[in-house]
Record summary
A computed fold for a 162-nucleotide RNA from a fish gut metagenome, annotated as Lysine riboswitch aptamer. It matches the Rfam family "Lysine riboswitch aptamer". About the family: Riboswitches are metabolite binding domains within certain messenger RNAs that serve as precision sensors for their corresponding targets. Allosteric rearrangement of mRNA structure is mediated by ligand binding, and this results in modulation of gene expression. This family includes riboswitches that sense lysine in a number of genes involved in lysine metabolism, including lysC. Rfam links the family to the GO term lysine biosynthetic process. The prediction has a mean pLDDT of 78.
RNA sequence: GAUAGAGGCGCAAGAGUUAAGAAAUCUCAUCUAAUGGAUGCAACCAGGAGAGAUGGAGGAGCAAUUGCCGAAGGUAUAAUAGUUUGCAUAUUAUUAUGUCCUGGGGGUAUAGAGAAAAUCUAUGCCACUGUCACUUAACACAUAGUUAAGUGGUGUGCUAUU
Numbered sequence: 001g002a003u004a005g006a007g008g009c010g011c012a013a014g015a016g017u018u019a020a021g022a023a024a025u026c027u028c029a030u031c032u033a034a035u036g037g038a039u040g041c042a043a044c045c046a047g048g049a050g051a052g053a054u055g056g057a058g059g060a061g062c063a064a065u066u067g068c069c070g071a072a073g074g075u076a077u078a079a080u081a082g083u084u085u086g087c088a089u090a091u092u093a094u095u096a097u098g099u100c101c102u103g104g105g106g107g108u109a110u111a112g113a114g115a116a117a118a119u120c121u122a123u124g125c126c127a128c129u130g131u132c133a134c135u136u137a138a139c140a141c142a143u144a145g146u147u148a149a150g151u152g153g154u155g156u157g158c159u160a161u162u
Stems, first nucleotide, its partner, number of pairs: 001162005008069001010068004016062003024054005030048002036045002038089006072102003075098009103129002106126008130154010
């Protein structure tokens, strides 16, 4: 270098199914040019909050089954498209690049996304777990090795074969 593997509430997709529900339209009644359309400036249109009805986007839980073990997720840069129009910022989605960050799942706090107490993402803390190194003890007793405990590191790692 190549091939094959391991961790476990493991990762991702998911037929089907379940719950909730944005925009928009209509009705009632009310506030007014303050205000509203993500933020600022300008323009243009208008609107705001409440109750009810219709509506049903994006996303989410469970899941037969499938593919896998940087599985995957994030983040940075760039391009394209969207958020009334233009500029700037912010933000959402998709694609590409990266010797960038994270071993894995869980709990908890804060922040962001989200209609949401569901769920996701980031960071900190807590213990657990896999793996390697070192130390100690026991078994074994040439060595090696196995088990348990402690300390430290972590995937570009580890184990086996070649």